[in-house]
């Protein structure tokens, strides 16, 4: 230094006002943006989470875990440059599921969860 194999830790952000019996959900204005890749990305490619599902195992028969597949939102123009839908300038757009005297990216909930991945450390081996 490389490979293999354990352990530990980390790993999602976001409001003011107005109307109204009632709205952080409507209206006006605002704010936020997981992970890996790549010239630095919410909008490119891929992944995670969410939802559905073939198959398998377990079960207190409510369901749980593994795995396969499906589904899953949104960007253009100009400039610089070897290279940028990533930078600079401008103008746009998007946001799971359930709940909630009023309709949710921002409130409550599953979630003190899960996790793409990241960091550190031990052992083995060449």
């Nucleotide at each position: 230094c490389a490979a293999g194999u354990g352990c530990u830790c980390c790993a999602g952000g976001g409001u003011c006002g107005g109307u109204g019996u009632a709205a952080g959900u409507c209206c006006g204005a605002a704010c936020c943006g997981g992970c890996g890749g790549u010239a630095g990305a919410g909008u490119c490619c891929g992944c995670g989470a969410g939802c559905c599902u073939c198959g398998g195992c377990c079960c207190u028969c409510g369901g749980g875990c593994c795995c396969u597949g499906g589904u899953u939102g949104a960007u253009c123009c100009g400039g610089u440059g070897u290279g940028a839908u990533u930078c600079c300038g401008g103008a746009a757009c998007c946001g799971a599921c359930g709940g909630u005297g009023a309709a949710a990216g921002u409130c409550c909930g599953g979630a003190u969860g899960g996790g793409a991945g990241g960091a550190g450390u031990g052992c083995u081996c060449g």
The prediction has a mean pLDDT of 84. A computed fold for a 126-nucleotide RNA from Pseudoclavibacter chungangensis, annotated as FMN riboswitch aptamer (RFN element). Lineage of the source: Bacteria > Actinomycetota > Actinomycetes > Microbacteriaceae > Pseudoclavibacter.